Background: A computed fold for a 355-nucleotide part of an RNA from a soil metagenome, annotated as large-subunit ribosomal RNA, domain IV.

Context: one part of a larger RNA
RNA sequence: CCGUGGUUAAGGAACUCGGCAAAAUGCCCCCGUAACUUCGGGAGAAGGGGGGCCAGGUCGUGUGAAGUCCCUUGCGGACUAGCGCGGUCCGGCCGCAGAGACCAGGGAGAAGCGACUGUUUACUAAAAACACAGGUCCGUGCGAAGUCGCAAGACGAUGUAUACGGACUGACGCCUGCCCGGUGCUGGAACGUUAAGGGGACCGGUUAGGCCUUCGGGCCGAAGCUGAGAACUUAAGCGCCAGUAAACGGCGGUGGUAACUAUAACCAUCCUAAGGUAGCGAAAUUCCUUGUCGGGUAAGUUCCGACCUGCACGAAUGGCGUAACGACUUGGGCGCUGUCUCAACCACGGACUCG
Numbered sequence: 001c002c003g004u005g006g007u008u009a010a011g012g013a014a015c016u017c018g019g020c021a022a023a024a025u026g027c028c029c030c031c032g033u034a035a036c037u038u039c040g041g042g043a044g045a046a047g048g049g050g051g052g053c054c055a056g057g058u059c060g061u062g063u064g065a066a067g068u069c070c071c072u073u074g075c076g077g078a079c080u081a082g083c084g085c086g087g088u089c090c091g092g093c094c095g096c097a098g099a100g101a102c103c104a105g106g107g108a109g110a111a112g113c114g115a116c117u118g119u120u121u122a123c124u125a126a127a128a129a130c131a132c133a134g135g136u137c138c139g140u141g142c143g144a145a146g147u148c149g150c151a152a153g154a155c156g157a158u159g160u161a162u163a164c165g166g167a168c169u170g171a172c173g174c175c176u177g178c179c180c181g182g183u184g185c186u187g188g189a190a191c192g193u194u195a196a197g198g199g200g201a202c203c204g205g206u207u208a209g210g211c212c213u214u215c216g217g218g219c220c221g222a223a224g225c226u227g228a229g230a231a232c233u234u235a236a237g238c239g240c241c242a243g244u245a246a247a248c249g250g251c252g253g254u255g256g257u258a259a260c261u262a263u264a265a266c267c268a269u270c271c272u273a274a275g276g277u278a279g280c281g282a283a284a285u286u287c288c289u290u291g292u293c294g295g296g297u298a299a300g301u302u303c304c305g306a307c308c309u310g311c312a313c314g315a316a317u318g319g320c321g322u323a324a325c326g327a328c329u330u331g332g333g334c335g336c337u338g339u340c341u342c343a344a345c346c347a348c349g350g351a352c353u354c355g
Base pairs, nucleotide, nucleotide: 001350002349003348004347005346006345007344008343010341011340014339019336027051028050029049030048031047036041038171052093053092054091056089057088058087059086060085061084062083063082067079068078069077070076071074094098106334110330111329112328113326114325118130119129134169135168136167137166138165139164140163146155147154148153172321173320174319175318177251178250179249182248183247184244185243186242187241188240191239192238193237197233198232203227204226205225206224209220210219211218212217252270253269254268255267256266279313280310291307292306293305294304295303
C1' cells in the first nucleotide's frame, strides 16, 4: 500500500451520474391501519405495546389412579389427586441488553412505461423488449385451408367453422373520427389491349422445262422442297367498372374581419381522395428550450401541476385513463448509516523488507 472483515467522537447523503456500497428493518402475540379500488385488494400498510427466569392465583385441555363414590359386579361408570400441555392475572429476581447467538421484511408518497404470473440476448443488455388472456380482420365445407416432401405419404386431426391456419392489437374501463385518389386485396365481365397455338391471303428462294441471244448470257417458270407472312381466331393478366382502411397508407395553404389592445366565433380564396374528430400535449415525442406560470429547495437544465406557439401526438403501426403487480425508469422525503466532512484503530490474508 492492497484485499476481506470489525468498530468509531460530532454531523448525517454534505459523497456520487445515481444512497453505488454499507447501515438500518427482520421472529411470534396483541392493538391499530390511509388514499385509492376491478370490492378481491391495498395490508405484514403505516404506527404502537409485549416477549427471559422464579413463585402463586385462575381458566382451558390431555391422561387419569392403588383415592372417593355408584351400580346392572364388568377387562364397568363418574369425580378427583398426581403427572403433562396451553392461556391469563398478580408479585418477585438478574443483566447494558430476555425473538439476548445464528437465522431473520426498511417503510411511506409522486410520475412514466408495461395490465398481471411468466419469457429473453448460455459468456457485457432481464427491460418499457417477447409472450399473455381478451379484441378485430382474412382464409378454410373437409381428400379443408396451411405446412413438410420429387412422390407415396404425413402433420393439421382420429379435429369439422364455439374448429383450424394467417395477420395485427394486447387485461379491464371509456372509445376507436374523416379519406378508396395511389398501392394491395375482393368482385365484375360488355369493350380495348394481350402469348404460344390455329389460320394462311400476299410475296420470295430453288428448277424439270420453255423462249430469246451478239453464244458471253438473259428472261419466263409447273410440281416438289423451302423462307417470310397479313386478315381472322384465342386465356389469364392489364386497361376498365365497383367494393374494401382493426388492408399498406394519408388526414392543407393564403388574405381579411369584433367599439382599448390582442385574438378571431365570422368572411373570402386556392388546392385536395380527404384535410386530424374525441382524447392527450415542451410528452420515452418540443428543434428554438433551462419555453412561460405555479409547487417543492436557501439555491432545481432534472421532477410534479398547468398553459398550448404539437419544429415533428392522435385513435387496434391503437388513443386516453386505470386498482393490483415490477431485481424496470425518473424526481422528492422518513429511518439509517465511514458514501462523505476526514480519517483513525483492530483482526486475518497478501504485496514489500530482512533472513

Annotation: Its mean pLDDT, the model's own confidence on a scale to 100, is 88. It matches the Rfam family "Bacterial large subunit ribosomal RNA".